[in-house]
RNA sequence: CAAAGCAGGACAGGUGGCCGCUCUUCCUCGCCGACCCGAGUCGGAGAGGAGGGGAGGAAAGUCCGAGCUCCACAGAGCAGGGUGCUCCGUAACACGGAGUCCCGGUGACGGGAAGGAAAGUGCCACAGAGAGCAGACCGCCCCGGUUGCGGCCGGGGCAAGGGUGAAACGGUGAGGUAAGAGCUCACCAGCCCCGGUGGUGACACCGGGGGCUUGGUAAACCCCACCCGGAGCAAGACCAAAUAGGGAAGCGAUCCAGGCCUUGGCCUGGAGAAGGGUUGCUCGCCCGGUGCUUUCGGGUUGGUCGCUUGAUCCCGGCGGCAACGCCGGGACCAGAUGAAUGGCCAUCGUCCCGGCGGGGGUAACCCCUCCGGGGAACAGAACUCGGCUUACGGACUGCUUUGGACC
RNA sequence: GUGGGCGUAGCUCAGCUGGUAGAGCGCUGGACUGUGGCUCCAGUGGCCGAGGGUUCGAACCCCUCCGCCCACC
Numbered sequence: 001c002a003a004a005g006c007a008g009g010a011c012a013g014g015u016g017g018c019c020g021c022u023c024u025u026c027c028u029c030g031c032c033g034a035c036c037c038g039a040g041u042c043g044g045a046g047a048g049g050a051g052g053g054g055a056g057g058a059a060a061g062u063c064c065g066a067g068c069u070c071c072a073c074a075g076a077g078c079a080g081g082g083u084g085c086u087c088c089g090u091a092a093c094a095c096g097g098a099g100u101c102c103c104g105g106u107g108a109c110g111g112g113a114a115g116g117a118a119a120g121u122g123c124c125a126c127a128g129a130g131a132g133c134a135g136a137c138c139g140c141c142c143c144g145g146u147u148g149c150g151g152c153c154g155g156g157g158c159a160a161g162g163g164u165g166a167a168a169c170g171g172u173g174a175g176g177u178a179a180g181a182g183c184u185c186a187c188c189a190g191c192c193c194c195g196g197u198g199g200u201g202a203c204a205c206c207g208g209g210g211g212c213u214u215g216g217u218a219a220a221c222c223c224c225a226c227c228c229g230g231a232g233c234a235a236g237a238c239c240a241a242a243u244a245g246g247g248a249a250g251c252g253a254u255c256c257a258g259g260c261c262u263u264g265g266c267c268u269g270g271a272g273a274a275g276g277g278u279u280g281c282u283c284g285c286c287c288g289g290u291g292c293u294u295u296c297g298g299g300u301u302g303g304u305c306g307c308u309u310g311a312u313c314c315c316g317g318c319g320g321c322a323a324c325g326c327c328g329g330g331a332c333c334a335g336a337u338g339a340a341u342g343g344c345c346a347u348c349g350u351c352c353c354g355g356c357g358g359g360g361g362u363a364a365c366c367c368c369u370c371c372g373g374g375g376a377a378c379a380g381a382a383c384u385c386g387g388c389u390u391a392c393g394g395a396c397u398g399c400u401u402u403g404g405a406c407c
Numbered sequence: 408g409u410g411g412g413c414g415u416a417g418c419u420c421a422g423c424u425g426g427u428a429g430a431g432c433g434c435u436g437g438a439c440u441g442u443g444g445c446u447c448c449a450g451u452g453g454c455c456g457a458g459g460g461u462u463c464g465a466a467c468c469c470c471u472c473c474g475c476c477c478a479c480c
Stems, first nucleotide, its partner, number of pairs: 001403008011393001013348007021054009031044005056378001060389002063387005068232004075283004080228005085099005100114001101112004115223002120221002122217003137162002139158008170188006189213001191210008236305004246296006254271008275287004312331008350375006357368004408479007417432004426463001433451006456472005
């Protein structure tokens, strides 16, 4: 200098002027209501003025995990869904950190839904002789027959070599043999079992033994281990308003015991149907008990709370490789409901392109001043957090790797 | 807020137990006809919405996005 790989935090233009929006506090003014009229006090809506707050890193997608609230308690089995190397972090997670192993890269580094294929089942097209307790097309060898001495025919042995394929039942060498073959041996690779060392662990390394070798696919069914009650701020609570608790169809159950009195009603206790809830089914449990289900029709469709103080943010210290945790101090930072946070102008800053001039350097190139033109994205809270994913503007800082040149 | 489905040729759809992507209409050329239509014959055209992964191999299986549609309160 070139090419490349990581990490980090911060920004998402500033200022001024004019015109606006929303929430909130205070003051003033008149109006309405209550307390006996007035005065005074309290409350309500309104106008004006002053002060303060007012979108994001993703507010998005709604893909995970929670808080919070409600439910007739939340039980069992089956089904279903999810997760899947290890340890740690966390309220929790499918998230994060640190590692192990495998894959890719010369490397910095990046990626991995990474349990089980000797529990069982399925699948492996085409090609090929043979694709799963496989197989003989070419080929190699032996025996017999035949011959025109090239070979051919029949019987048998083999799997070394060729060939097919993504994948062909270990690899190399030696012995052995008619030719061969883990047939035998040595070494290597891999599997299983046992032991030792290191590590919390995944795992790594070492030693011994075994049979000579058991293909791939579980993001195919499946098996194993662990986890999962449902609904969601339209949760839910209250106030006000409205109306006929209307029509039709279907289902239904009321019974027992005791007591009272005016003898056919009332009271107490118990059992219980229709129907409903319990994510799907079965059981169980619960509600319900003089109503229940479906359907047609009608009314209301306003307000308050929930609603922003929270696993919150900032600074400092300590512990930890880190994620993160602990301690101390400080801060209060949007709460709308047709839904606010905006528009215009001026100016400055920033970046890009083009040009004049100056400086540095061998060069590529870099820096400074000035002029002209242009760009600034993705996108907007709606109960609240923790993550993930996706969209997106221009920069900055630090570290590392590889290659080249020079010293 | 919640649940589900679809995207394949110009159009409408098949194919999804993973193994060379098809049909009808359309379009082009030819035959038939005096000409056109009908009919017959031949052809044309796709990287299966985008990206990534699993696998020997993906339209099909899995993940993430994009677009469209439906249902419920």